[in-house]
RNA sequence: CCGUGCUAGGCGGGGGGGUCGGGGUCCCCUGCACCGGAAACCCUCGAUACGCCGGGCUGAUCAACCGACGGCGGCCGAUGAGGGACCGUGCAGCCCUCGGUAAGCAGCGUUGAUGGUCGGGUCCCGCGCGACCCGGAGCCGUGAACCCGGUCAGGCCCGGAAGGGAGCAGCCGUAAGCGGUGUCCCGGGAGUGCCGCGGGGUAGCCGGGCCGGAGCCGGCUGCCGAGAAAGCGGCGGCCGUUCAUCGGUCCACGCCGGGGGCACGG
Numbered sequence: 001c002c003g004u005g006c007u008a009g010g011c012g013g014g015g016g017g018g019u020c021g022g023g024g025u026c027c028c029c030u031g032c033a034c035c036g037g038a039a040a041c042c043c044u045c046g047a048u049a050c051g052c053c054g055g056g057c058u059g060a061u062c063a064a065c066c067g068a069c070g071g072c073g074g075c076c077g078a079u080g081a082g083g084g085a086c087c088g089u090g091c092a093g094c095c096c097u098c099g100g101u102a103a104g105c106a107g108c109g110u111u112g113a114u115g116g117u118c119g120g121g122u123c124c125c126g127c128g129c130g131a132c133c134c135g136g137a138g139c140c141g142u143g144a145a146c147c148c149g150g151u152c153a154g155g156c157c158c159g160g161a162a163g164g165g166a167g168c169a170g171c172c173g174u175a176a177g178c179g180g181u182g183u184c185c186c187g188g189g190a191g192u193g194c195c196g197c198g199g200g201g202u203a204g205c206c207g208g209g210c211c212g213g214a215g216c217c218g219g220c221u222g223c224c225g226a227g228a229a230a231g232c233g234g235c236g237g238c239c240g241u242u243c244a245u246c247g248g249u250c251c252a253c254g255c256c257g258g259g260g261g262c263a264c265g266g
Stems, first nucleotide, its partner, number of pairs: 001266006009058003012030005020046005034055004065258003069254002073250010084239001086237004091233001093232002096227006103221003107216002115211004120206003123200006129193002132189005138181005148173004156165003
C1' cells in the first nucleotide's frame, strides 16, 4: 500500500423557552440531513446527565475530534431616538365664555351717517260703522176622532103642518204647539276688522319731514383685560414596544491547519 471481516462512530446542528440541572416534545435560525412510536399539572436522564422504545442503512473515510479565523441568528446589559399605556402637576399655549378697543377685512353711509327736532305708527280709553253669531218681531207652511169655530149632505129630535133644534163625517178656518225663512227691522254677544271719529300716552322699536354735514356698526382677524377649568398641548415620573449605537454571551454554516481503530491474509 492492497484485500476480507469487524467495532467505535455516522444517517443533522444551533439559539430561545422550560427545568435544580442535561436532553426531547414547543417557538425560531441554519439549509436539505433514514423509518415508525410516546411526551406539558409531560417523557427520559443526573455534571460519567447532550434524550427514550422498536426497526433499517452505512462504516474507518474527505468522518469524529482539536486549534485559529469569518459568521446567519438568538439572548443579556447600557445609552439615545420614535411611538404608546398609566400616574401626577394648572404650567393656561390652544380651545371656551364675558367685557373693552377699532389697526386690518366685511357691512351700512353724500341716493346723507351719528346726533337734534317735529309729527305719525306700534300701546291704552271712549264712540260709531261693518262683518259674524244668538234670540225676537215679521212672513210662509203645518197644526184638533170627541171635550175649537163656520157651513153642516145623510141620519136624529120637537111639531098635525108650516117650521124649528142639536149635530157626526166631509169641506173651509183657527189656538197652543211644531217646522222653515229671518236680506230689511228690534234686542243681545265677543279669541270680530289692513274701517272711521275723538281723547290719552310714547321708555323702546319702525318708517317719514326738517336741521346739519361724516361718520356708524362690532360679524371675522388682531390687540388689551377678566373668568372657566373638561379636553388637546406643556412639564415631571414610571412601564411596555420599535429602531439605532456600544458592550457581553451562545452559535448554525463556511474556510485554513492538525488528525486516520482492531483482527487475519497478500
This is a predicted structure of a 266-nucleotide RNA (Bacterial large signal recognition particle RNA) from an Actinomycetota bacterium. Rfam family: Bacterial large signal recognition particle RNA. Rfam describes the family as follows. The signal recognition particle (SRP) is a universally conserved ribonucleoprotein involved in the co-translational targeting of proteins to membranes. Rfam links the family to the GO terms signal recognition particle, plasma membrane targeting and SRP-dependent cotranslational protein targeting to membrane, signal sequence recognition. The coordinates come from a structure-prediction model, not an experiment, and the mean pLDDT is 80. The organism belongs to Actinomycetota, within Bacteria.